[in-house]
Context: one part of a larger RNA
RNA sequence: CCCUUCCUGAGGGAACUCGGCAAAUUAGUCCCGUAUCUUCGGUAGAAGGGAUGCCUGCCUUCUCUGCUCUGCAGGGAAAGGUAGGUCGCAGUGACAAGGGGGGAGCGACUGUUUACCAAAAACACAAGUCCCAGCUAGCCGGUAACGGUAAGUACUGGGGCUGACGCCUGCUCACUGCCAGUACGUGAAACCGGGGUUCAACCCGGCUAAGCGCUGGUGAAGAGCGGGGGUAACUCUGACCCUCUUAAGGUAGCGUAAUACCUCGCCGCUUAAUUGGCGGCUUGCAUGAAGGGCGUAACGACUCCCCCACUGUCCCCAGGAAGGACCCGGUGAAAUCACUGGCAGGUGAACAUGCCUGCGACUCCCAGUGGGACGAGAAGACCCCAUGGAGCUUUACCGCAGCCUCAUGUUACGGUGUGUUUGCGGAUACAUAGGAUAGUUGGGAGGCUUCGAAGCACUCUCUGCGGGGAGUGUGGAGCCAACGGUGUAAUACCAACUGUCCGUAACCACAUCGUUCACCCUGCGAAAGCAGGGGACAGCAUGUGGUGGGCGGUUUGGUUGGGGCGGCACACGCCUGAAAAGGUAUCAGGCGUGCCCAAAGGUCGGCUCAGACCGGUCAGAAAUCGGUCGUAGAGAGUCAAGGGCAAAAGCCGGCUUGACUGUGUUCCGUACAGAGAGGAACGCAGGUGCGAAAGCAGGGCCUAGCGAACUACAGUGCCCUCUUGGUGGGGGCCUGUCCUGACAGAAAAGUUACCCUGGGGGAAACAGUAUUGUCGCGGGUUAGAGUCCCUAUCGACCCCGCGGUUUGUAACUCCGAUGUCGGCACGUGGCAUCCUGGCAGUGCAGCAGCUGCCAAGGGUAGGGUUGUACACCCAUCAAAGCCGCACGCGAGCUGGGUUCAGUACGUCGCGAGACAGUACGGUGUCAUCUGCUGGGAGUGUGGGCUGUCUGAGGGGAAGGUCCGUUGAGUACGAGAGGAACAAUGGGUCGGGGCCUCUGGUGUACCAGUUGUCCGACAGUGCAUUGCUGGGCAGCUACGCCCCAGGCGAUAAGGGCUGAAAGCAUCUAAGCCUGAAGCGCCCCCCAAAAAUAGACAGCCAUCCCGGUGUAUCCUCCGCAAGGAGGUAAUGCACUGGGGGAGAGCGCCCGUAGAAGACGGGUUUGAUAGGCUUGCGGUGUAAGCGCCAAGCUUCGGCGAGGCGUUCAGCCGGCAAGUACUAAAAG
Repeated sequence: CCCUUCCUGAGGGAACUCGGCAAAUUAGUCCCGUAUCUUCGGUAGAAGGGAUGCCUGCCUUCUCUGCUCUGCAGGGAAAGGUAGGUCGCAGUGACAAGGGGGGAGCGACUGUUUACCAAAAACACAAGUCCCAGCUAGCCGGUAACGGUAAGUACUGGGGCUGACGCCUGCUCACUGCCAGUACGUGAAACCGGGGUUCAACCCGGCUAAGCGCUGGUGAAGAGCGGGGGUAACUCUGACCCUCUUAAGGUAGCGUAAUACCUCGCCGCUUAAUUGGCGGCUUGCAUGAAGGGCGUAACGACUCCCCCACUGUCCCCAGGAAGGACCCGGUGAAAUCACUGGCAGGUGAACAUGCCUGCGACUCCCAGUGGGACGAGAAGACCCCAUGGAGCUUUACCGCAGCCUCAUGUUACGGUGUGUUUGCGGAUACAUAGGAUAGUUGGGAGGCUUCGAAGCACUCUCUGCGGGGAGUGUGGAGCCAACGGUGUAAUACCAACUGUCCGUAACCACAUCGUUCACCCUGCGAAAGCAGGGGACAGCAUGUGGUGGGCGGUUUGGUUGGGGCGGCACACGCCUGAAAAGGUAUCAGGCGUGCCCAAAGGUCGGCUCAGACCGGUCAGAAAUCGGUCGUAGAGAGUCAAGGGCAAAAGCCGGCUUGACUGUGUUCCGUACAGAGAGGAACGCAGGUGCGAAAGCAGGGCCUAGCGAACUACAGUGCCCUCUUGGUGGGGGCCUGUCCUGACAGAAAAGUUACCCUGGGGGAAACAGUAUUGUCGCGGGUUAGAGUCCCUAUCGACCCCGCGGUUUGUAACUCCGAUGUCGGCACGUGGCAUCCUGGCAGUGCAGCAGCUGCCAAGGGUAGGGUUGUACACCCAUCAAAGCCGCACGCGAGCUGGGUUCAGUACGUCGCGAGACAGUACGGUGUCAUCUGCUGGGAGUGUGGGCUGUCUGAGGGGAAGGUCCGUUGAGUACGAGAGGAACAAUGGGUCGGGGCCUCUGGUGUACCAGUUGUCCGACAGUGCAUUGCUGGGCAGCUACGCCCCAGGCGAUAAGGGCUGAAAGCAUCUAAGCCUGAAGCGCCCCCCAAAAAUAGACAGCCAUCCCGGUGUAUCCUCCGCAAGGAGGUAAUGCACUGGGGGAGAGCGCCCGUAGAAGACGGGUUUGAUAGGCUUGCGGUGUAAGCGCCAAGCUUCGGCGAGGCGUUCAGCCGGCAAGUACUAAAAG
């Protein structure tokens, strides 16, 4: 220095920032006073003012005692009031203790919530509404027994939605759901009938429940709530009209919104300036009425905006305190760790400490910093993949519980009704014509009647509305048929039969009612049981159909210039691609197939097309006819394309079924290995068609037109089948039919931001890399315009480049992790230059411009809105440049945006959920190496040391820029206007230093003062230094001082001389000039500058030892040489003395993290102490006097005056050895 927690701050006062985050302000009590709105409670402590200490009296309240007792006197306690006095900067003096106001959004409120990133607008809530439920209820748990709700009972319990209150809550029942109904349709088992069987199985039919269809209802059920065109006498608009369409077409209200894409909509207010806020408008991408609409007082650690006050948030930082950091002693981890550890350029799996080149670079230690080690941490959570997983959803698939249903059993008795069938009785039968209400057939000439005919009246019944039938009364004797006529049929009467209806009897079925003994419930009881209630129902069991994300198990394809969406390149055919054998990829290019045909097949025979020209009645360009030419220019079933086709493969005709059965080989499918289905070619056997025959024919001129196994079905086919024969049944083989188009063929929907696992840089998002369409910037050419004139300026079409800042493309690096936008602090580089400097041209008079050339030294600012970058705006300015650096920079900060978990709106989705749509909220850790910034130790530098230098090299911007004055109202200019060279003053930005002044701090110090402890006084402690007022030194900025100019070489440019090129020419040789730019003079570091420097001084190279050693000596040897001895000199090794100087030690410092640096060390002022001075504070204690008043007259008393410019204090100076710098 830094971190954490605190204190203070001049001037300004939110300029900070996403945002007043943080901090500051305010604060207790009493009095005064208090807007708007209001649900009249509140808002409200609104806001905004004033007071507050101490002392001395008096008054009031309470209590005790006494007394002469409505009161008085005395004692005591706590509070209130009042008057006077008095001190300070300050009286809730410390502690404690609301900042306030205005406008919106959301939610009414108090509450609750994601223990550990979300406290909210989410949940809850009172209240509203809908649904279920009459108690053996409903709902819930349980296999059940049984239990909860509840020992409750509709003013109750359960479930859903909305969410106080106020005003309200529109339209739609087509869809889905729910509720109700249901003549009819459909509808299982059981049952019934039929077939079948010696019996069965089995098959068919009938009856039939729920359910479904069907008919209705239902929205505070799930849900939904349009489009086009025209129209008013300016224009605009469209009350109005037309049209399509729906179940209905969005009402009231609100509206650019928590909802509006465009959007920063438009207008107004707020501001100097507003992507903000508020109020309006409103063409609502995509508002809207209990998934409630619109308001709303009060409330909110919610979200947004504004204002006042306040402040170190900021301009712009400074000082201080404590604890860390640092040093010493003790104790002593972890992450991590291949080995290691420089820079630049290059290379390279495309961002290298390690490779190449160059440069740098002695060894070690300490503190700090955070550029790098694609740092550590966590087998990436984003993305993709896996025939991985899980949660959730549903009209995915397959199931299960539950619920509904019928049948049977448990399961009995009786009545009534209805119905089928049968028997009996009765009635009835209307086309038209006809006297008329003719069922059919047969018989039939008579039948009925006083036992009451016709007729009439009434009642009942049927009805085809005309009448028929029955009964009663009346009536009192006839009526009907035959005949005739009509008609298909003729009638009285009798018999049989058919349809319908009525009555009755039986069996059965169904419905319903009753009974009680099964069974169930309740009460009593120990039990047996009794009583009551229900009752053959319910329940239970079995079978049956329906419903059934309530629950379970699963699935939810591939390809893919990431994935998704889209497409199908997923099975086939043709051409090109395809590079002259064959083969050959892409979501390459151009196109097709998923049939058709009983002739459009087979065969035999015949014929020749399209078109053109000539000719010919209607007839034309084109109809049909004749002639000539006519290699295919036609045609072929659709055909795609290619190949092939003329006495045909085309066209016409005859006869036919080879569009055969069986079997084999080869080929394609699939180049060169294998393989299914499928397809083709060539044979053989059988039988066939055509042809005189040769021969052709196993579909179609060829190449597309297709499908395994299982199951099921079919076949005049074949085989087996429990002793034999036969039948049925069963099984098998072969052939055929129905399927998989994801086409060698699972049975199959979504969602996940609550997610998980395994993997992938096989494959996306960031960054890099490559490329450069796009982007940015140039150039060529010059059509054009610029009055004229391409090039003062602008410049289309076309063409050529450069850059690597945009956006793409590629998918090379990284998924056992390279943290992502913006801001801040900090920079560094490029130049295509924004300003400043130097030039040139001008459609340059001057001023001011425009265009170009050189130039990167320095500068390039402050605000409003927005997360923004960008953008727009305000006021300045010389200018407010453009870019790179992992869109520089998160082991530097922030965390507003984006991109986890919560929540809401709009929209999409049935739903779970989703949205480069919106909105509120939401955990960012760590320094080993290297680099860098500083501080030290050692080695080297040919002896050592001390001091003074040099300066290779490095660093710096140490200055940049503006304004004024003089020049000069001059040059210039008609005027208006209006320079420059040069000189000079100042400002501003930047750099360095300093503390005299000013200001800050100043936890040295002095004073005041609150509460409290030490009995009082005095003097202290604690409460942030308690708070408050001052303040020396130091450190500081807001204060003060300094920061000229010149030389040299150049750029663009301007010139001289001058050829090539007898001229000209600034150039080719040569020379002179010419920028804030380059190199110096200036400041700082610097001998580790390995070429390791220079100068001066001092010291040492000396002395005393020890050991070894021969050239010396002795011996041996001819010699070479060998053995032994000695140690004076020399040499080698070694011990000691001496030694310049340095270090340690000690006292210190304005020096300092540790080291270092500087001073002192008795021959001394180095530190402490003391004295004096100077300075800070502001007049101490004690004593004396005074003081409002009171007084028991003794005294009490806040405070004042004097003593007293006092007292206290100084990390300040001087003096002074008193103490400590001893010895070593």
Predicted 3D model of a 1224-nucleotide part of an RNA (large-subunit ribosomal RNA, half B) from a Candidatus Micrarchaeota archaeon. It was read from a public genome assembly. NCBI's taxonomy places the organism under Archaea, Nanobdellati, Microcaldota. Rfam family: Archaeal large subunit ribosomal RNA.